GlmS glucosamine-6-phosphate activated ribozyme aptamer from Alicyclobacillaceae bacterium I2511, 173 nucleotides, folded computationally.
Lineage of the source: Bacteria > Bacillati > Bacillota > Caryophanales > Alicyclobacillaceae.
The model forms 84% of the base pairs in the Rfam consensus.
Rfam family: glmS glucosamine-6-phosphate activated ribozyme aptamer. From the family's description: This entry contains a glucosamine-6-phosphate activated ribozyme that is found in the mRNA for GlmS. GlmS is an enzyme that uses fructose-6-phosphate and glutamine to generate glucosamine-6-phosphate.
RNA sequence: UGUUACGCACAAGCGCCCGGACUGAAGGGGUUCCUCGCAUUGCGAGGCCCGUGUUCAGUUGACGCGGAGGGGGUUGGCGAGUCAUUCGGCGGAUACCUCCCGGCGUGGGACCGCGCCGCAAGGGAAGCUCGAAAAUCCCCGGGUGACCGAGGAAACAAGAGCCAACAGGUCAA
Numbered sequence: 001u002g003u004u005a006c007g008c009a010c011a012a013g014c015g016c017c018c019g020g021a022c023u024g025a026a027g028g029g030g031u032u033c034c035u036c037g038c039a040u041u042g043c044g045a046g047g048c049c050c051g052u053g054u055u056c057a058g059u060u061g062a063c064g065c066g067g068a069g070g071g072g073g074u075u076g077g078c079g080a081g082u083c084a085u086u087c088g089g090c091g092g093a094u095a096c097c098u099c100c101c102g103g104c105g106u107g108g109g110a111c112c113g114c115g116c117c118g119c120a121a122g123g124g125a126a127g128c129u130c131g132a133a134a135a136u137c138c139c140c141g142g143g144u145g146a147c148c149g150a151g152g153a154a155a156c157a158a159g160a161g162c163c164a165a166c167a168g169g170u171c172a173a
Base pairs, nucleotide, nucleotide: 014091015090016089017088019087020060021059022058023057024056025055026054028050029049030048033047034046035045036044037043038042063079064078065077069100070099071098072097073096101118102117103116104115105114106113109171110170111169112168122166128161129160130159136153137152138151140149141148142147
C1' cells in the first nucleotide's frame, strides 16, 4: 500500500464514475513563423503557433424546499438556475399507487357511505402575511490550469399560514 473478515459512525438532489465535456504534459504537425549551428538547397537544436485529441494525469458530473405505520408494486415529489452538461451511467432513497393496521372529519351520538391522515387529518377563490440556496456581485485562500474551499451583500420559488362559496343517508332521544 492492497485484499479479506468483523465492529462502530454517517446520506437522501444522497454516494460513486469506465462515456461525454474541460485542463495540463508528452507525442504529432508547421521552415509559405523566428533564432542558432553545421552543411550546400538540406539536417539538427531551441522558441513560437496549431488541435488533427494518440497516450498519460487531473477537473467537472444536482441549487435548495419537502419528506419515514407495515407489506407489495413502480419510469420516485416541488420549485430555482446557466448560452451550455443539473448531459450520460451505476447504486440507493422517507415519494406515488394499492392492500392491511390505527386514527380524523362529515357542526351532539350510533351505523353505513364519502373524503382525508400517520401526530396529522373535508374543500378551496380573491386578498394579505410568511417564505431557500445556488446562479449574480464583492473579497480571501489553494492549484500551471480546468477548477476547489471559506466569508460577505442584495434578491426571487414551490409552498405554508389565513380564508368565502360549497360539502351525505338512516335511526333514537